Molecule: THF (Tetrahydrofolate) riboswitch aptamer
RNA sequence: CGAAGAGUAGCCAUCGGCGCGUUAAGUGUUGCGAAACGGGACGUUGUUCGCAAACGAAAGGGUUUUCCUGCGGUGCCAUGGCGCGUCCGCUCA
Numbered sequence: 001c002g003a004a005g006a007g008u009a010g011c012c013a014u015c016g017g018c019g020c021g022u023u024a025a026g027u028g029u030u031g032c033g034a035a036a037c038g039g040g041a042c043g044u045u046g047u048u049c050g051c052a053a054a055c056g057a058a059a060g061g062g063u064u065u066u067c068c069u070g071c072g073g074u075g076c077c078a079u080g081g082c083g084c085g086u087c088c089g090c091u092c093a
Base pairs, nucleotide, nucleotide: 004091005090010082011081012080013079014078016077017076018075019074020072021071022070029053030052031051032050033049034048035047039088040087041086042085043084059069060068061067062066
């Protein structure tokens, strides 16, 4: 110098594990604000958090007070897959 590669936030899936709710939280939607987001810069996409608003659900059973089967666009974990545009950096020979 040129080539190849790795890595973020996060997303999806599962005859997986453990929970939560079913006395409705959570999820999803909209608005406003904030934050983090390949190692760096700019930027994109998406994400998270706070507040507000509207909407809104699947229960059944048993040896009955905590157990079973379900249900929830449910939480976390595990595993697998996917996952930065430009420049620099990193790894490799």